RNA sequence: AAAGCCAGCCGGACAGUCGCUGCCUCAUUAUUGGGGGAGAGGAAAGUCCGGGCUCCACAGGGCAGGGUGCCAGAUAACGUCUGGGCGGCGCAAGCCGACGGCAAGUGCAACAGAAAGGAUACCGCUUAACUGUGCAAACAGAUAAGUAAGGGUGAAAUGGUGCGGUAAGAGCGCACCGCGGUUGUGGCAACACAAGCGGCAAGGUAAACCCCACUCGGAGCAAGACCAAAUAGGUGUUCAAUACGUGCUGCCCGCACGGAACACGGGUAGGUUGCUUGAGGCGCUGAGCGAUUGGCGCCCUAGAUGAAUGACUGUCCAAGACAGAACCCGGCUUAUAGGCUGGCUUUUUUU
RNA sequence: UCCCUGGUAGCUCAAUGGUAGAGCAACCGGCUGUUAACCGGUAGGUUGCAGGUUCGAGACCUGCCCAGGGAGCCA
Numbered sequence: 001a002a003a004g005c006c007a008g009c010c011g012g013a014c015a016g017u018c019g020c021u022g023c024c025u026c027a028u029u030a031u032u033g034g035g036g037g038a039g040a041g042g043a044a045a046g047u048c049c050g051g052g053c054u055c056c057a058c059a060g061g062g063c064a065g066g067g068u069g070c071c072a073g074a075u076a077a078c079g080u081c082u083g084g085g086c087g088g089c090g091c092a093a094g095c096c097g098a099c100g101g102c103a104a105g106u107g108c109a110a111c112a113g114a115a116a117g118g119a120u121a122c123c124g125c126u127u128a129a130c131u132g133u134g135c136a137a138a139c140a141g142a143u144a145a146g147u148a149a150g151g152g153u154g155a156a157a158u159g160g161u162g163c164g165g166u167a168a169g170a171g172c173g174c175a176c177c178g179c180g181g182u183u184g185u186g187g188c189a190a191c192a193c194a195a196g197c198g199g200c201a202a203g204g205u206a207a208a209c210c211c212c213a214c215u216c217g218g219a220g221c222a223a224g225a226c227c228a229a230a231u232a233g234g235u236g237u238u239c240a241a242u243a244c245g246u247g248c249u250g251c252c253c254g255c256a257c258g259g260a261a262c263a264c265g266g267g268u269a270g271g272u273u274g275c276u277u278g279a280g281g282c283g284c285u286g287a288g289c290g291a292u293u294g295g296c297g298c299c300c301u302a303g304a305u306g307a308a309u310g311a312c313u314g315u316c317c318a319a320g321a322c323a324g325a326a327c328c329c330g331g332c333u334u335a336u337a338g339g340c341u342g343g344c345u346u347u348u349u350u351u
Numbered sequence: 352u353c354c355c356u357g358g359u360a361g362c363u364c365a366a367u368g369g370u371a372g373a374g375c376a377a378c379c380g381g382c383u384g385u386u387a388a389c390c391g392g393u394a395g396g397u398u399g400c401a402g403g404u405u406c407g408a409g410a411c412c413u414g415c416c417c418a419g420g421g422a423g424c425c426a
Base pairs, nucleotide, nucleotide: 001347002346003345004344005343006342007341008340009339010338012316013315014314015313016312017311018310020039021038023036024035025034026033027032041322045333046332048331049330050329051328052327053220054219055218056217060253061252062251063250065216066215067214068213069212070084071083072082073081074080085099086097087096088095089094100211101210105209106208107205108204122151123150124147125146126145127144128143130141131140132139133138159177160176161175162174163173164172178200179198180197182195183194184193185192186191224273225272226271227270234264235263236262237261238260239259244258245257246256247255266425267424280299281298282297283296284295285294286293287292317320352422353421354420355419356418357417358416361375362374363373364372369406377393378392379391380390381389399415400414401413402412403411
């Protein structure tokens, strides 16, 4: 210098004018005016997970059902994160992985192919006896038996390579590789390594049913609490008294409450609270490889409810992307113009 | 806020994990004096998008995109 990898951060700036929504304060007073100060994000998004909070038995039992799935840890919790193992990709830095079990059972595999699963003989190979041709060797045909080396089909054909062996062959025997138990060593573990054994038995598929382990009560701020207003607390149909309904997926039990469901009709569609101080942020420091966590100090940083956070002008530059809070928080996923900082890898060149 | 359903040819819908089809529409030809109907034929597909599992995906799994629908006051 080029190419690349990882981590973190910013994502228009400044000034002026006019507005909008809360808060504090002063005056006026019953709604205005003056002053001060605050006002979207890294994803506020999708609503995909987890938790807080609130109500329903503070949350119950069983069956069914859902979720997760190498090991250890972090955490309020998680499907998240960290470290490690194994596998894959990359020269490397590094990145990716739904990664338990098909050696418990059941199922599935179109077409092709002889055969698709405790296999099979289509072609081929070998042997035997028979028939034909031939002096014979041999060749051809059909029959019986053996054979998975070779061909062909397929995504996949019952371990692979080599040597021996054999009539031809075959884990039939042996060596190496693969696979599976056993023992030992290291490690908390996943797992790795070594020795020795087995002798192919146990092919694929569980994002097929299923099995195993762990785990999950339901609902959601329109939760919930309080105040106020209104009224025809009405009519009809159906169901129902050891029954039925409600308590938000099914069934049984249990508990609590109550006649219930549907249709028609009627009323109100106002206010306060929940509401933002929180598993909060920043700095220093201790523990840990790390996620994270202990201690000390400092800071307060939107809270709307037809729903505010905007518009215009000027200057500057690198010319401004995706996008707008609605109870809160931890993650994941998706969208994102451009720019900055730090660390690392490979190649080339120079000193 | 919480849920449900769906996306396949121009339209309406099928398809058990195994060659993506049917009806209508379009186009061509026939029939007819002509048109319609009728008869014969033809073309037309990113199965919403991307990735994965599998030998093989419209279907199974994951993440996005789009469309439609439902529930919530008092009595």

Annotation
Two RNAs folded together computationally: RNase P RNA and transfer RNA, 426 nucleotides in total. It holds a member of the Rfam family "Bacterial RNase P class A". Gene Ontology terms of the family: dimeric ribonuclease P complex, ribonuclease P activity and tRNA processing. The family's RNA type in Rfam is ribozyme. Model confidence (mean pLDDT): 78 of 100.